The RNA shown here (c-di-GMP-I-GGC riboswitch aptamer) has 77 nucleotides and comes from a Candidatus Aerophobota bacterium. The sequence was found by an Rfam model in a public genome assembly. The model forms 95% of the base pairs in the Rfam consensus. The prediction has a mean pLDDT of 84. Its Rfam family is "c-di-GMP-I-GGC riboswitch aptamer". The family has 40 seed sequences and 1,298 matches in Rfam 15.1.
RNA sequence: GCCGACAAAGGCAAACUAUCUGCAAAGGUGGGGCGCAAAGCCAUGGGUUGCUAUUGCCAACUGCCAGGCUACCGAAG
Numbered sequence: 001g002c003c004g005a006c007a008a009a010g011g012c013a014a015a016c017u018a019u020c021u022g023c024a025a026a027g028g029u030g031g032g033g034c035g036c037a038a039a040g041c042c043a044u045g046g047g048u049u050g051c052u053a054u055u056g057c058c059a060a061c062u063g064c065c066a067g068g069c070u071a072c073c074g075a076a077g
Stems, first nucleotide, its partner, number of pairs: 002077001003074002011036002016031006034063001040069003044066003047061004051056001
């Protein structure tokens, strides 16, 4: 370094839900906990979705797949 254990310490948080924002997709906060070893960050490529109404210097999603950047711990191999 690859790798990822019925390891230790810690982390994140799906559905659902209360409330707020948004035309919407969706997002913030609290509860919740299905899962996650990058479920940390970036809309870069693909993809999906919304709006508009026919194309757009529009918008959303990284917990869909790739790519880029960074990172805790540590057995076996």